[in-house]
RNA sequence: UAAGCAAGCCGUCUUAUCGCUGCGUAUGCAAAUACGGAGAGGAAAGUCCGGGCAGCACAGAGCACCGUACUUCCUAACGGGAAGGGAUGAUUUUGGUGACGAAAUCAUUACAGACAGGGCCACAGAAAAUAUACCGUCCUUGCUUCGGCAGGGAUAAGGGUGAAAAGGUGGGGUAAGAGCCCACCGCUCGGCUGGCGACAGCAGAGGCAGGGUAAACCUUACGGGCUGAAAGGCCAAAUAGGUUCCGCCACCUUCGGGUAAAGGGCGGCUCGUCCUUAUGCGGAAUGGGUAGGCUGAUGGAUCCAGCGCGUGAGUGCUGGGCUAGAUAAAUGAUAAGAGUUUCCUGCAAAGGAAAAACAGAACCCGGCUUACAGGCUUGCUUAUUUU
Repeated sequence: UAAGCAAGCCGUCUUAUCGCUGCGUAUGCAAAUACGGAGAGGAAAGUCCGGGCAGCACAGAGCACCGUACUUCCUAACGGGAAGGGAUGAUUUUGGUGACGAAAUCAUUACAGACAGGGCCACAGAAAAUAUACCGUCCUUGCUUCGGCAGGGAUAAGGGUGAAAAGGUGGGGUAAGAGCCCACCGCUCGGCUGGCGACAGCAGAGGCAGGGUAAACCUUACGGGCUGAAAGGCCAAAUAGGUUCCGCCACCUUCGGGUAAAGGGCGGCUCGUCCUUAUGCGGAAUGGGUAGGCUGAUGGAUCCAGCGCGUGAGUGCUGGGCUAGAUAAAUGAUAAGAGUUUCCUGCAAAGGAAAAACAGAACCCGGCUUACAGGCUUGCUUAUUUU
């Protein structure tokens, strides 16, 4: 310098004219007029999580169901974020006879539990968790055409099958072998040290491993009431709070009421609790009126700047600010200039032309995921060049 990968930021600006919508001030009976300020994103998308807020009289318990799962911290909270730990893999350097380690960087991680239980490990293979001898090796007996064949015993180091063969490497030992023995690596047990912790390190003892699989059976721990702005609230108006059918009145009483039963409300079920009980409530059918206005609805877990604390996510203090609120849906158009990118001309300065992605608030906020022309910043890898 170029390319690739990953993460983050930006993704137009200024002026003028005209137009639209809200707000504020003034005038006006009103309509409206004048002035001033403001007016769609980094994802407004998805509707996947968590909340605020509103309603269900209160919102209780259990089961079912659903979600999360290494540690510590941040946050209103989260299945989110930050910093660490473990495991696996890759690259570079390095120690060791070897098995196997150490350091750095990067990537992935659905990372509680396999001795609570129940299952599964196909095929291949002799044998797949209370496992096993196909080939082979060693000893021995008999036969032999001297190549071998048959029988008995021992073996799991070598080979084969497989994703995985029941610890591994090196040595000793043995008829041949085997933790049979030794050293090392690993494993188990307890101890000490460091750390808030997950964990890490050190030395010791023991020949010593009860394989794998839990993202949809299961166990453990923690968490979850539900519905959702078309939630809700208020005002006005109108009609027929109409008609028909079905269900629900038992007991006690000091006459206030209580119990029961029936119905209904509380996501599913059970308990529990609350409301109503015949001028009432519930269910089914049919019929009529209204569908207009206001509110919820934007002052917030809010934004900007400075200083401090913290590795960081974040947080404290001080000062300043109010920046869409529509209701079928406004937030725009034109002109000029500037900026960005590409192409052409040019030694350069500069000039000319063209282009600009994904995409439009609808109760609000914090995350996650997805889409994106072009540009910038940082890190890593590879290649080339120069010094």
A computed fold for a 387-nucleotide RNA from Shiella aurantiaca, annotated as Bacterial RNase P class A. Its Rfam family is "Bacterial RNase P class A". By type it is a ribozyme. Gene Ontology terms of the family: ribonuclease P activity, tRNA processing and dimeric ribonuclease P complex. The sequence was found by an Rfam model in a public genome assembly. Of the family's consensus pairs, 98% are formed in the model. The coordinates come from a structure-prediction model, not an experiment, and the mean pLDDT is 76. Lineage of the source: Bacteria > Cytophagia > Cytophagales > Shiellaceae > Shiella.